[in-house]
Molecule: transfer RNA
Organism: Streptomyces sporangiiformans
RNA sequence: CGCGGGGUGGAGCAGCUCGGUAGCUCGCUGGGCUCAUAACCCAGAGGUGUCAGUUCAAAUCUGGCCCCCCGA
Numbered sequence: 001c002g003c004g005g006g007g008u009g010g011a012g013c014a015g016c017u018c019g020g021u022a023g024c025u026c027g028c029u030g031g032g033c034u035c036a037u038a039a040c041c042c043a044g045a046g047g048u049g050u051c052a053g054u055u056c057a058a059a060u061c062u063g064g065c066c067c068c069c070c071g072a
Base pairs, nucleotide, nucleotide: 001071002070004069005068006067007066010026011025012024013023020056028044029043030042031041032040049065050064051063052062053061
C1' cells in the first nucleotide's frame, strides 16, 4: 500500500446481510446429588476494540483512529 479478512464475558465462536430482549459450547462461583471426587442437575457473575456521526432506537449503518491476520 489493498473496491482483502477480522476485533463480541476467562477461552473458542454465533448474532451484522434486513437496526428493536446480546446467545451457544467450555471454563468460573454457589447450591443440589454422593461416604467422597468426577459426572450429572439447578442457579448466578461476567462482554459488543476506541472516538464521533445518523436515528425514537446502533453489536448491526457511516467516518476517523488503534490492534491482529493475509497478500504485495